[in-house]
A computed fold for a 474-nucleotide part of an RNA from an uncultured prokaryote, annotated as small-subunit ribosomal RNA, 3' major domain. The coordinates come from a structure-prediction model, not an experiment, and the mean pLDDT is 83.
Context: one part of a larger RNA
RNA sequence: UGACGGGGGCCCGCACAAGCGGUGGAGCAUGUGGUUUAAUUCGAUGAUACGCGAGGAACCUUACCAGGACUUAAAUGCAUUUUGACAUGCUGUGAAAGCAGUUUUUCUUCGGACAAUUUGCAAGGUGCUGCAUGGCCGUCGUCAGCUCGUGCCGUGAGGUGUCGGGUUAAGUCCCAUAACGAGCGCAACCCCUAUCUUUAGUUGCUACCAGGUCAUGCUGAGGACUCUAAAGAAACUGCCCGCGCAAGCGGCGAGGAAGGUGGGGACGAUGUCAGGUCAUCACGGCCCUUACGUCCUGGGCUACACACGUGCUACAAUGGCGCAUACAAUGGGCAGCUACCUGGUGACAGGAUGCUAAUCUCCAAAGUGCGUCUCAGUUCGGAUCGAAGUCUGCAACUCGACUUCGUGAAGCUGGAAUCGCUAGUAAUCGGAUAUCAGCCAUGAUCCGGUGAAUACGUUCCCGGGCCUUGUACA
Repeated sequence: UGACGGGGGCCCGCACAAGCGGUGGAGCAUGUGGUUUAAUUCGAUGAUACGCGAGGAACCUUACCAGGACUUAAAUGCAUUUUGACAUGCUGUGAAAGCAGUUUUUCUUCGGACAAUUUGCAAGGUGCUGCAUGGCCGUCGUCAGCUCGUGCCGUGAGGUGUCGGGUUAAGUCCCAUAACGAGCGCAACCCCUAUCUUUAGUUGCUACCAGGUCAUGCUGAGGACUCUAAAGAAACUGCCCGCGCAAGCGGCGAGGAAGGUGGGGACGAUGUCAGGUCAUCACGGCCCUUACGUCCUGGGCUACACACGUGCUACAAUGGCGCAUACAAUGGGCAGCUACCUGGUGACAGGAUGCUAAUCUCCAAAGUGCGUCUCAGUUCGGAUCGAAGUCUGCAACUCGACUUCGUGAAGCUGGAAUCGCUAGUAAUCGGAUAUCAGCCAUGAUCCGGUGAAUACGUUCCCGGGCCUUGUACA
């Protein structure tokens, strides 16, 4: 000087408390461990692994295994050997890859071009080392810290500044001060959102006027409104009251759409964990080179006494079922999204039309009204299994999703323990997208609908910040 303390003081955080809803029990989905296996490819392992890399494992992917093959599948250039084409079609064999055979067939300025072929350099490796590395990322932590120049103090390591008194979300600001300044962080500048103004008015909108329809901005028309998308305005403790030297704090003060960082996002200091990644990529070293490289068929990554994590669906009446009926936002669409019609109980199929999209289309559910069920393992719950189908795709056996009929398991609110959340949040309801032929999506990332309860407070648990103190630690 740090680190540590079941030392002290001050302060903060869904840390506790106050509440609401979960997990832990059931069934299933998914990841992991373990076991098994020819192989169950590899990595990630307290917080910071375990719906993680993977934002799509039937083949491919694919790295693994069994079998069959090749010695160059792909890139580049130089040298070298041989040929004239390249390429197309056909035949045999084979599971395929491939192997064997055959048909037609160049330009030329005669140097060669182009293509194939042989050989050598070379290539190739998801082989090892993340404890050789770059880059990127996680974490402490959006915590308020981390430093420098000069000066001063100390023999020196170092200290001071950065401490003290207030204050703040903040090393934020003020006062004081052997310190005076400065930098990286904080804040602000950026994006979205909440209000208004101006400009613009199609594909969006429809108040007034007119036309038309069973009905509909449907049509003429209009820019008012909504909206769209560009430019501005607006919030700064600016004003008032109280307290205070000041910074600032308090106010069911004003005005205002918004009030004290308005709400979200992006943004992550110096460093820590020899944290993670050599399997995105790059790269040092080591290793393989008729194989640890490459091609193909089939299998595996989907196994299953079991254990754990994360989820979905439930156990019902604030509900289930039937009929009727209302209201979104974000996004996507041509090898696509499909209105509408017909067939089918249905998944869907056959026609047909619009849309390269503010024009057409994908497109809501909780809710509301009426009826029924009447507390049961049930009209709850839907696992499992049987049968028949639909769709994608060369191909659904291993191993896809969906539909219909039948079957109708566990489960009656979950021990110890444990997690999330402070407002348009939790809870609940559906929707969209990426990946994608299809899909094991209950995942991920977004979008809107409905919409709570509680916070006395900081004694305690956990983590963190500042000061101080002790030390058998560095």